[in-house]
Context: one part of a larger RNA
Molecule: large-subunit ribosomal RNA, domain II
Organism: Algoriphagus resistens
RNA sequence: GCCUACGAGUUACUCCUCACCGGCAAGGGUAAGGCAUUCAGUGCCGCACCCGGAGCGAAAGCGAGUCUGAAAGGGCGUUUGAGUCGGUGGGGGUAGACGCGAAACCUAGUGAUCUACCCAUGGCCAGGUUGAAGUUGUGGUAACACACAAUGGAGGACCGAACCGAUAAACGUUGAAAAGUUUCCGGAUGAGCUGUGGGUAGGGGUGAAAGGCUAAUCAAACUGGGAAAUAGCUCGUACUCCCCGAAAUGUUUUUAGGAACAGCGUCGGGAAUUGUAUGGCGGAGGUAGAGCUACCGAUAGGACUAGGGGGAGUCAAAUCCUACCAAAUCCUGACGAACUCCGAAUGCCGCCAUAUAGAACCGGCAGUGAGGGCUUGGGUGCUAAGGUCCAAGUCCGAGAGGGAAAGAACCCAGACCUUCCGCUAAGGUCCCCAAAUCUAUGUUAAGUUGAACAAAGGUGGUCCAGUUGCAGAGACAGCCAGGAGGUUAGCUUGGAAGCAGCUAUUCCUUUAAAGAGUGCGUAACAGCUCACUGGUCGAGCGACAGGGCGUCGAUAAUAAUCGGGCAUCAAACAUAGUACCGAAGCGAAGGAUUACACGGAGCAAUCCGGUAGUGGUAGGGGAGCAUUCCAACGGCAGCGAAGGUCAAGCGUCAGCGUGGCUGGAGCUUUUGGAAAAGCAAAUGUAGGC
Numbered sequence: 001g002c003c004u005a006c007g008a009g010u011u012a013c014u015c016c017u018c019a020c021c022g023g024c025a026a027g028g029g030u031a032a033g034g035c036a037u038u039c040a041g042u043g044c045c046g047c048a049c050c051c052g053g054a055g056c057g058a059a060a061g062c063g064a065g066u067c068u069g070a071a072a073g074g075g076c077g078u079u080u081g082a083g084u085c086g087g088u089g090g091g092g093g094u095a096g097a098c099g100c101g102a103a104a105c106c107u108a109g110u111g112a113u114c115u116a117c118c119c120a121u122g123g124c125c126a127g128g129u130u131g132a133a134g135u136u137g138u139g140g141u142a143a144c145a146c147a148c149a150a151u152g153g154a155g156g157a158c159c160g161a162a163c164c165g166a167u168a169a170a171c172g173u174u175g176a177a178a179a180g181u182u183u184c185c186g187g188a189u190g191a192g193c194u195g196u197g198g199g200u201a202g203g204g205g206u207g208a209a210a211g212g213c214u215a216a217u218c219a220a221a222c223u224g225g226g227a228a229a230u231a232g233c234u235c236g237u238a239c240u241c242c243c244c245g246a247a248a249u250g251u252u253u254u255u256a257g258g259a260a261c262a263g264c265g266u267c268g269g270g271a272a273u274u275g276u277a278u279g280g281c282g283g284a285g286g287u288a289g290a291g292c293u294a295c296c297g298a299u300a301g302g303a304c305u306a307g308g309g310g311g312a313g314u315c316a317a318a319u320c321c322u323a324c325c326a327a328a329u330c331c332u333g334a335c336g337a338a339c340u341c342c343g344a345a346u347g348c349c350g351c352c353a354u355a356u357a358g359a360a361c362c363g364g365c366a367g368u369g370a371g372g373g374c375u376u377g378g379g380u381g382c383u384a385a386g387g388u389c390c391a392a393g394u395c396c397g398a399g400a401g402g403g404a405a406a407g408a409a410c411c412c413a414g415a416c417c418u419u420c421c422g423c424u425a426a427g428g429u430c431c432c433c434a435a436a437u438c439u440a441u442g443u444u445a446a447g448u449u450g451a452a453c454a455a456a457g458g459u460g461g462u463c464c465a466g467u468u469g470c471a472g473a474g475a476c477a478g479c480c481a482g483g484a485g486g487u488u489a490g491c492u493u494g495g496a497a498g499c500a501g502c503u504a505u506u507c508c509u510u511u512a513a514a515g516a517g518u519g520c521g522u523a524a525c526a527g528c529u530c531a532c533u534g535g536u537c538g539a540g541c542g543a544c545a546g547g548g549c550g551u552c553g554a555u556a557a558u559a560a561u562c563g564g565g566c567a568u569c570a571a572a573c574a575u576a577g578u579a580c581c582g583a584a585g586c587g588a589a590g591g592a593u594u595a596c597a598c599g600g601a602g603c604a605a606u607c608c609g610g611u612a613g614u615g616g617u618a619g620g621g622g623a624g625c626a627u628u629c630c631a632a633c634g635g636c637a638g639c640g641a642a643g644g645u646c647a648a649g650c651g652u653c654a655g656c657g658u659g660g661c662u663g664g665a666g667c668u669u670u671u672g673g674a675a676a677a678g679c680a681a682a683u684g685u686a687g688g689c
Base pairs, nucleotide, nucleotide: 001689002688003687004686005685006684011095012094013093015092016091017090018089019088020087021086022085023084024083027051028050029049033045034044035043036042037041055062056061065076066075067074068073098236099235101233105226106225107224108223109222110221116200117199118198119197120196121195122194123193124192125190127159128158129157130155134151135150136149137148138147139146163187164186165185168183169182170181171180202218204214205213206212239624240623241622242621243620244619249262250261251260252259253258263368264367265365266364267363268362269361274357275356276355277354278353279352280351281350282349283348289342290340291339296336297335300332301331302330303329305326307325308324309322310321311320312319371396372395373394374393375392376391377390378389379388380387401412402411403410416591417590418589419588421587422586423585427581428580429579430565431564432563436578438577439576440575441574442573443572449567450566457552458551459550461549462548463547464546466544467543468542469541470540478536479535480534481533482532484509485508486507489503490502491501515530519528520527592614593613594612595611596610598609599608600607601606625678627675628674629673630672631671632670634668635667636666643662644661645660646659647658649656650655
């Protein structure tokens, strides 16, 4: 992991509540017990007691009233009348109360054959080394001291087996082993190791102290019991079909992943009216916007002008000036969630009309109370976040189908079933891949682009529509030629001659035209060139702002890529159009089912037609299938029951019956009843493989 079996809302109650069915009804019912009878049952007593029939008050008590109050009044009642008993079911309560699951707590015991420490009594430590004190001898001293040599044999001494340990590494890791093996390593006469017997016991022991050890168990052992402890937590919770179908919000919470009440779902009841939409009429309002000589606050420039600063006025002053600061006022401009002279659209409230629908209300049963994405209006944040907090809407949640390559919530569209029928939506139509290599006109040359990404800024890439100027009296570009004289303008300067710099009504002349000079150049000149002019040529050429498509800007980690192949008057982009494809949408044909104060038939159950439905998690409601046992009436069976297996059928499903083979003795329809009543999951339990 698979298979088989087992495996979870049960049972009890003088309890509470609701629905349905039944009895009796202003009443209803008996309980224990008794009598009669019976195989089991049942019938009749039993009227204690319970509920209802009257309430109010704390109570005495009074009573259709009563309590309070001095009273007025007020509170709760009456006048509106239905209960009660039994059965079944839905919930609640009390019990283990749907099942499994703690860590723990308490109590009574069992353990020191493991291990910790202690007590008693025994045992063990190859071999080698070092050589303390003391002693002796010799030397030495006045005597000691002291020195040397021997002797001696101390030590938590040294090296190293047994023994005890366990430093490093490898192996081992479903091991040979629930702690080992190999090599290396520490102690090895000591606080040593060890045998035997004994002692200390669970909030206790023992501990050279690691919370260590206390029988493979230790921050409180193990075993029985309280005990099915408790678990707002996790997991699991078993057949089918049909109808409806949520919530992730508000308030409160030792409350925040739990609850209570409300909201939203469902089922039953329910009848006077309500809900919703549209239209009309009438209202309240201060948002968006806008505005501000309409307030408050803030505010740019100017004018005007108090006040101030600075200056002048020989000091002081009068007075004057001011490219300074600036109130008030005026002009122009302009800002504000906590500004408003104004002021919508929506939304909200009321009345009327029309349409339409189920709701309001009462009761039973829930679930939900972690929400999320997107669009819009806002707060917060960085006008960050797949961020966070509100509001309105929508979808996912609980929604399948088509499109977006792929994809919870983006676009289209809401799946009762069947069909090798049709039409469309979004989106597409070269191939992968269903349908246009469609029509018309342009743009793009960057593979830009080809449905998710890119900016500031640059761009004589190219196209379009404008404004303006020049041009057959010849423009623009090119080529040929000229581009002069006063004069080297004046000043400055070492020099300054068009061209370092400064000044200038920058002039005048000759001219077709030629600047007191556009740039290069020289030390300064020279030289080259330009403006300007003529010739040649022969038709368009400049400037400006705007728009379209491109281009640069352009950098990421495993080869690359528009989904891919690939595509250039396109298979790209823009505009216009026609056709086609394309979904579980719509239609067609057939079928099923639900609801209906719809129509018809029928005593009724129900049937036929009509209309509207039939996605669905939590959850509510309804109808069924199967298993075991019981009762009643039947039926089948050695001419083969149950069970098994194979096959072909039937039913909308759970399922059902039939035939062959196997099997070898019971099985069961129908109608009721009662449940140990359905398994894929619980790291489920047991067995097998």